[in-house]
Context: one part of a larger RNA
RNA sequence: UGACGGGGGUCCGCACAAGCGGUGGAGCAUGUGGUUUAAUUCAAUGAUACGCGAGGAACCUUACCUGGGCUCUAAUGCGCGCGCUAUCUGCAGAAAUGCGGAGUUCCUUCGGGACGCAAAGCAAGGUGCUGCAUGGUUGUCGUCAGCUCGUGCCGUGAGGUGUUGGGUUAAGUCCCGCAACGAGCGCAACCCCUAUCUUCAGUUGCCAGCAGGUUGAGCUGGGGACUCUGGAGAGACUGCCUCCGUAAGGAGUGAGGAAGGUGGGGACGACGUCAAAUCAUCAUGGUCUUUAUGCCCAGGGCUACACACGUGCUACAAUGGCCAGUACAGAGGGUUGCGAGACUGCGAAGUUGAGCUAAUCUCAGAAAGCUGGUCCCAGUUCGGAUUGGAGUCUGCAACUCGACUCCAUGAAGGUGGAAUCGCUAGUAAUCGCGCAUCAGCCAUGGCGCGGUGAAUACGUUCCCAGACCUUGUACA
Numbered sequence: 001u002g003a004c005g006g007g008g009g010u011c012c013g014c015a016c017a018a019g020c021g022g023u024g025g026a027g028c029a030u031g032u033g034g035u036u037u038a039a040u041u042c043a044a045u046g047a048u049a050c051g052c053g054a055g056g057a058a059c060c061u062u063a064c065c066u067g068g069g070c071u072c073u074a075a076u077g078c079g080c081g082c083g084c085u086a087u088c089u090g091c092a093g094a095a096a097u098g099c100g101g102a103g104u105u106c107c108u109u110c111g112g113g114a115c116g117c118a119a120a121g122c123a124a125g126g127u128g129c130u131g132c133a134u135g136g137u138u139g140u141c142g143u144c145a146g147c148u149c150g151u152g153c154c155g156u157g158a159g160g161u162g163u164u165g166g167g168u169u170a171a172g173u174c175c176c177g178c179a180a181c182g183a184g185c186g187c188a189a190c191c192c193c194u195a196u197c198u199u200c201a202g203u204u205g206c207c208a209g210c211a212g213g214u215u216g217a218g219c220u221g222g223g224g225a226c227u228c229u230g231g232a233g234a235g236a237c238u239g240c241c242u243c244c245g246u247a248a249g250g251a252g253u254g255a256g257g258a259a260g261g262u263g264g265g266g267a268c269g270a271c272g273u274c275a276a277a278u279c280a281u282c283a284u285g286g287u288c289u290u291u292a293u294g295c296c297c298a299g300g301g302c303u304a305c306a307c308a309c310g311u312g313c314u315a316c317a318a319u320g321g322c323c324a325g326u327a328c329a330g331a332g333g334g335u336u337g338c339g340a341g342a343c344u345g346c347g348a349a350g351u352u353g354a355g356c357u358a359a360u361c362u363c364a365g366a367a368a369g370c371u372g373g374u375c376c377c378a379g380u381u382c383g384g385a386u387u388g389g390a391g392u393c394u395g396c397a398a399c400u401c402g403a404c405u406c407c408a409u410g411a412a413g414g415u416g417g418a419a420u421c422g423c424u425a426g427u428a429a430u431c432g433c434g435c436a437u438c439a440g441c442c443a444u445g446g447c448g449c450g451g452u453g454a455a456u457a458c459g460u461u462c463c464c465a466g467a468c469c470u471u472g473u474a475c476a
C1' cells in the first nucleotide's frame, strides 16, 4: 500500500422487511448429469453452465457410428496437352460410382476464349490438439462511482498528499474548507423512441360541413377542419413564489404547465478482476495427420432410459368450464409470396381464383371483456396425459423421428415438505397478436406488440452484495 475480520462508523441496492404471483408435489415440453450404445458428435459447469452456442437435427445440416468407394483430390489458381468427353440414354449398384451406346458444341479480331477431359507438379485439406502461446469477440463484479496522471509539497524509501474533512447528490454531483494547483478516463449531457403543442405537406390515410348514392359501406364528387402519417421547430431550466440553509442544495395538496425536479424507456459499460468463455463463427503461432485425423456416398445416430437436477407449459376448477350473441388494439410479414370471395368437406384442408411489389390488396376471426343460457362442488360438463382407429398437409422420403384434424379412450392431479425465485407502476399478474429461423416442424423457446390492470414499502435491527472513512493483523 492492499486484502481480510462472526471490528467500528456512514451510505446504497427488490438485499431484508411490507405485499402480489410463482418454483419445489402432478402430467407433459425442453436442456443437463448419469447410464446405455457401433455412435448416442463437440463445446458451456457456483454466482457468471443447464429452452445456453442451436434465430428450426426426418435426408441435408452433421462435425459421430457402420458399410461402400477416392488419393492431386470436393473447391480455386498457375502450367502442359486434347477438342468432345457437354447432352441424351442402357446395364450393375443403396448411392457415390463403374462399364457401355448415340452424339461431335458455341464465340472469334484466327492469337485465342467459354466449356469439359487428362499425365507429372506447385500451392492443398483437417469442426485434429493446445483459449495455460494469441488476435478479435463476450460474460461478470456493475451503469457500481470509482480509476489515474502532470507539476508542486511531505517521507531515507515503499509511498503519501491531491481523491481526506464538513455538507449535499442518483453520481469523485456540486459547495465550503484544506500543501496543494490543475488535468484525463468514467458520471451527467450531446444520440434514438415515447408523453404536449405549433408549423409545413395531404395519398394509398381521414370525413366536420356541402352534394350525390346504397340492403350496407368515405362508396363517388369534393374538402384539409379532425384523426393519422413524417419533416422542421417549441417546451422543463429548481426558471418563478414561500420556508430552511453561508453556499451547494432541500421542503411545499405552491403557481403555471401535457409533462417537475434524472418525466418514462433505450443505446452507451472507466482502470481492472476471474491464466473466466470461445482454436467449433472467423483469424492465427506451435504441434500432429497426408492411399488419411483429408474427400464422396447410403443407412443409422445426435430423439436411447432403472434414475437425478435446472428452465418452462398445462392444470388441479365456480373470480370457473361449456354453448350462443356482441365490442375494442398495436406492431409486423407478403411475388418461388400473402391469398379475398365462391364451392366441397364435421374438420385439418382441397378446387377455383379477384386483388396486391402493398397507409391501397392480403395474413386477420384479436383474446381476456360484455349480454343471455347451462353445469351445482363431484375426480365432475374440472383436467387433459396416454392409447386405438380414420384422415389432411409439407417433402425424393414422415418406420426409427414431423405438425395438424376428426371419432373414441379419459391417467396423474383436490394448491404442493425442507427450501427457493421474480417484481416498486402502466410495473406484477393476466389476455391474446406478430416476427426471425423455416419445404414442413417437435415453438410450451426467443424477440417484439398492444388489451385489462393491482397490492405494498413502518423502516434499515437482521441475511446477501457493494461504496467510502477508520481500526486490528503472525496474510501478500
Stems, first nucleotide, its partner, number of pairs: 001476002003473003007470005013464001015460002019423005026314008034305002042053001064300007076123003081117003087102006105114003125289002128287003134283002136278003139274001141272001146185006152161003165176003191266004196234007206223002210221003237260001240254001241252004316416001320375007332363003337356002341352004382413001387408007429452007
Small-subunit ribosomal RNA, 3' major domain from a metagenome, 476 nucleotides, folded computationally. RNAcentral holds the full RNA, with entries from SILVA. Rfam family: Bacterial small subunit ribosomal RNA.